Small-subunit ribosomal RNA, central domain from an uncultured bacterium, 350 nucleotides, folded computationally.
The coordinates come from a structure-prediction model, not an experiment, and the mean pLDDT is 89.
Its Rfam family is "Bacterial small subunit ribosomal RNA".
[in-house]
Context: one part of a larger RNA
């Protein structure tokens, strides 16, 4: 090393771009490195194998034989891998001509809703709960009612829908701008896949430096419950949540299913975009493509329950597992400003 696996039993990298590697479509012709064959040299002896012999047997020793599965030379062979040279369009990729979309970025601008401040009306409670209390109001409070400012979130549309590689994205407008999907007798012409390191994005919390703070609200004061109550309730509250520039790189980062490519009965909905005979136009029907759901044949699966969007039948490449505890701990390295992240044991014990 070779072995079985990785939805839920250990066990798919959060996620993508891509280097080296690994693999790679159809054809024609040439090479012979790989491969296959024959020859030929070498592969000490001794061991180990077979036969025969010699010691009264065997051990043991002797003769020959086989083996030495490697190497080199060296003739042939050309299917397949490689390599050279040419051809192709079915993979991929470009282009035109439509199309759908909370895709991302950055500017303005809107209504409701809260809260605050100043006025108006008004007068005694409000609020809160299971019940109270804290609270807050005659220096006029709730209510209502007009005007001001702030900030954060976009009801209705809204969905089983839609976009994104994930993280995610939702008021409206305008600017840039990234993919996707359809059609096309339209170009390249293998340019593909995967991808060890690497580089990049990457909720929420946290951190740094600046602002901003309406509401909500860890920490925290209080007021109840309660034996107690460092909780659940209730009345205040500061980081915090919002912004700008940087950091940190984790999550149940989930579809607990890694990416591609190709085969294997069907139904039935959404969403996109294209096609059609009817006699011409429309609608409905019908058929193709894509993308999303649900239901089910085989088959698979320990069953749940998957099932053309596979967990089914193969190929390719990459990442993980290998009893349970110790432990994602300890060491050492590395990133991090720190908080921690990566990477990652052992003894012990069951």
């Nucleotide at each position: 090393c070779u072995g079985g696996g990785c939805u839920u039993a250990a066990a798919g990298g959060g996620u993508g771009c891509g280097u080296a590697g690994g693999c790679u479509g159809u054809u024609u012709g040439g090479u012979a490195a790989g491969c296959g064959g024959g020859g030929u040299g070498u592969g000490a002896a001794a061991u180990c194998c077979c036969a025969c012999a010699g010691c009264u047997c065997a051990a043991c020793u002797g003769u020959g034989g086989a083996a030495u599965u490697g190497c080199g030379c060296u003739c042939c062979g050309a299917a397949c891998u490689g390599u050279c040279a040419g051809a192709c369009u079915a993979g991929a990729g470009g282009a035109a001509u439509g199309u759908a979309g909370g895709g991302g970025u950055a500017a303005c601008c809107g209504g409701a809703a809260c809260u605050u401040g100043c006025g108006g009306u008004g007068g005694a409670g409000c609020g809160g709960u299971g019940a109270a209390a804290u609270g807050c109001u005659u220096u006029g409070a709730u209510a209502u009612u007009g005007c001001a400012a702030g900030g954060a979130a976009c009801a209705c549309c809204a969905a089983u829908g839609g976009c994104g590689u994930a993280g995610g994205c939702a008021g409206g407008u305008u600017a840039c701008u990234g993919g996707g999907c359809a059609u096309u007798u339209u170009c390249u012409g293998a340019c593909g896949c995967u991808g060890a390191g690497g580089c990049a994005c990457g909720a929420a919390a946290g951190c740094u430096a600046g602002g901003g703070u309406a509401g909500c609200g860890a920490a925290c004061g209080g007021a109840a419950u309660u034996a107690g109550a460092u909780a659940c309730u209730c009345c205040g509250g500061u980081a915090g949540u919002c912004c700008u520039a940087g950091c940190u790189g984790u999550a149940a980062a989930c579809g607990c299913u890694g990416a591609g490519c190709a085969c294997u009965u069907g139904a039935u909905g959404g969403a996109a975009g294209g096609g059609u005979a009817c006699u011409c136009c429309a609608u409905a029907g019908c058929c193709c493509u894509u993308u999303u759901g649900u239901c089910g044949a085989a088959g698979a699966g320990a069953a749940a329950u998957u099932g053309u969007u596979a967990a089914g039948u193969g190929c390719u490449c990459c990442g993980c597992c290998u009893g349970g505890g110790g432990a994602g701990u300890a060491u050492g390295g590395u990133c991090g400003c720190a908080a921690g992240g990566c990477u990652g044991a052992a003894a012990c014990u069951c």